[in-house]
Predicted 3D model of a 72-nucleotide RNA (transfer RNA) from Arachidicoccus sp. Its mean pLDDT, the model's own confidence on a scale to 100, is 80. It matches the Rfam family "tRNA". The family's RNA type in Rfam is transfer RNA. The RNAcentral record of the sequence draws on ENA.
RNA sequence: UAGGGUAUAGCUUAGUUGGCAGAGCGGCGGACUUUGACUCCGUUAGUGGGGGUUCGAUACCCUCUACCCUAA
Numbered sequence: 001u002a003g004g005g006u007a008u009a010g011c012u013u014a015g016u017u018g019g020c021a022g023a024g025c026g027g028c029g030g031a032c033u034u035u036g037a038c039u040c041c042g043u044u045a046g047u048g049g050g051g052g053u054u055c056g057a058u059a060c061c062c063u064c065u066a067c068c069c070u071a072a
Stems, first nucleotide, its partner, number of pairs: 001071007010025004019055001026044006048064005
């Protein structure tokens, strides 16, 4: 420099022929227990930034940012 890929909760991630955003772990509160652990119940929290298409975008298009891969 060129080409390609990834970006969803604090962490690991699922979800796209466009139509309600989920799980596990974690955090907080509670039950249980002499205490702790385990287990159970409740709760917490998210689509990288900007723009476009559309009645409607996590999903399609453009661009920017960060990271990864390949070639030189």